[in-house]
This record gives sequence, structure tokens and C1' cells, in this order.
RNA sequence: CGGGUGUGUCAGGGAAUCGCGGCAGGCAGCGACCUGCUGAGGAAAGUCCGCUCUCCACAGAGCACGAUGCCAGUGAAUAGCUGGGCGGGGUAACCCGACGGACAGUGCCACAGAGAGGUAGAGUGCGCGCCAGCGCGAGGGUGAAACGGUGGUGUAAGAGACCACCAGUGCGGGUAGUAAUACCCGUAGCUAGGCAAACCCCAUCGGGAGCAAGGUCAAAUAAGGCGCAUUGGGGCUGCUCGUCCCGCAAAAAGCGCCGGGUAGACCGCUAGAGGCAGCCAGUGAUGGCUGUCCCAGAGAGAUGAUUCCCCACGACAGAAAGCGGCUUAUCGACACACCCGAUUC
Repeated sequence: CGGGUGUGUCAGGGAAUCGCGGCAGGCAGCGACCUGCUGAGGAAAGUCCGCUCUCCACAGAGCACGAUGCCAGUGAAUAGCUGGGCGGGGUAACCCGACGGACAGUGCCACAGAGAGGUAGAGUGCGCGCCAGCGCGAGGGUGAAACGGUGGUGUAAGAGACCACCAGUGCGGGUAGUAAUACCCGUAGCUAGGCAAACCCCAUCGGGAGCAAGGUCAAAUAAGGCGCAUUGGGGCUGCUCGUCCCGCAAAAAGCGCCGGGUAGACCGCUAGAGGCAGCCAGUGAUGGCUGUCCCAGAGAGAUGAUUCCCCACGACAGAAAGCGGCUUAUCGACACACCCGAUUC
């Protein structure tokens, strides 16, 4: 210098004017108005996981259904993340993997091929036999896959049928490691495949619905409940009004209160598993401590428009209870670490 890998950061900038949501003040309070401050993202998205929160349900156990599936750690938790193992890809940095079980059972393996899983398979081939037929699984052929490989013994021809070595698998043991696992030794002719993101089996985990959750206040209205005085009598008085005493069962209309909860208002609602910086522990994810900051909160739903300047000419896209992940979209720019190649010293 060129090509590449990983991790992380930014997401046009500045000025002016007008407009909008929220908060504070002007103001004792509300509205309006004025002033000041503040106002989207790395994905706010998909809603795919996990949780907080809220309401409902719930003695215990089981079935069904669903999810997860190497080991250790981390974390509130997960299908996340970190480290490790194993397998695969790449020259390498590095990347990818639902990675338990295929002798519990069932099923599937297109096309081709004689035969696709049954201690199989006779189309070609080898051997025996006059023929009919029988034996064989070596060689050829088909296929993604045809039931270990090489050499020998053996045989009519052959074959783990048998033997030696090699490879694999099971079983037993040892060493290293927390473990997954790796390596080593012995042993058994055990060599009869693959697919479980096919059913299934095993292990572990899992109640349901969701902030339009849910709650508080409360005009109006219905059911329902309670109370009040009148429609009675008597006293005071000549009468009326008024006042006092007694009674008030049923029914009716009236008024008031309760109840109920529509409109409306408020809470939930944004200070949090929070951001930033430093130090410490750890390979790391992450954790701990100290300091500092407050960073949208609407309910028809604000975050926009115009003008000017600069540059590398600007992508994907926009909150609606909150948080942690994953996935998907994204013009580009930058930082750090590492790998490969070339050149120079």
C1' cells in the first nucleotide's frame, strides 16, 4: 500500500422566524396570554423470546398441549450472552451448528437400480451339474447411500467363515479436566446405513389474559334501600293562621339522602434490572464501589414548516406502561485490535 476479519461509536452541522406537546414562573386559582426550559431511535419496527407490573383463577397429584436439549458460568429471566468441548467451512484473522436417544416401537429414503433395511439382494458374473436346478455376495453395474479396509488361510466357486494388521463401535479400566470431552490400555468378530426442525421416547421447564391491564373521584339515568312533612285526632282560641301533645297500618304521588357509575377528570405514566465517568475483581459475559446527571409522556394523540450558510450532499425510519434480548431495514463516516499478500529498510 492492497484485500479481509472482529468489536464499538456516529447517523449532516450551524443561524433566524413561525407553529405544536410537556413542565416551571408571571398569578390566590383556572383558562387564555407572555417568558424560560425541554421534546424520538439504533433500530422507536417485527411482536419472535424473557421478565416487571395489573386483574382473574388456583388443596395436592396426574393426563394432554407447548417450549427447551453438549458442558461450565453469567444474568431478574430467556430460545440471550461469555468461556470451553465436539463437528463443519476458510490460507488465516475468524465464522456456522435445536449439538439428548436410530438394538423401545412406528414410519420415510425421490430418480436410477435385480435389490433401499430384511441377518437383504441373483439382472450381469463365478462355480457345480447332461438338463432341470442348486450354491455364492467376491468382481462389474445403478445410486446421495448397497452392510468395514488391506493381505492371507480356506473353498467347487466364495464370504469375518477363519487369521494378522488398520479403522470404527460396545463393554471394562486408567490418566488429565469442575464438567462436556480428550488420550491410553485391555476385551468382544460386534461392523445391520441415514432421517427425530417425522411420529415418538427420555430429561427439564411452563396457569390465563393483557396498560383499551387495572384503580380513584364523579354531572346524568334505571333497579333497589332509607328518611322527611302532608292528606288524621285533641289542647291553647270565638274563627283562621300559628304552636304543643298523641297516632302514623296500607297505598299513592312529592322532596332529600344513599346506592349505582355514563359523560368528564385523575392515577397507573415514566427515577429506571437507568445514563455517563473513574477505580477494583474476573480470560470474558458480568459484578462491586465511588462520583455525577435527570433524559418525551400524549388520549384523536406534539416532535413540523420556511429562509440562509457550509460540507464528504445526508440511508432506514418515528415513541404510547416499562425493561432485557433476538431478528429484520439502513446513504455513509470514523476508532481500535487482528489476519493474508506485496514492497522497502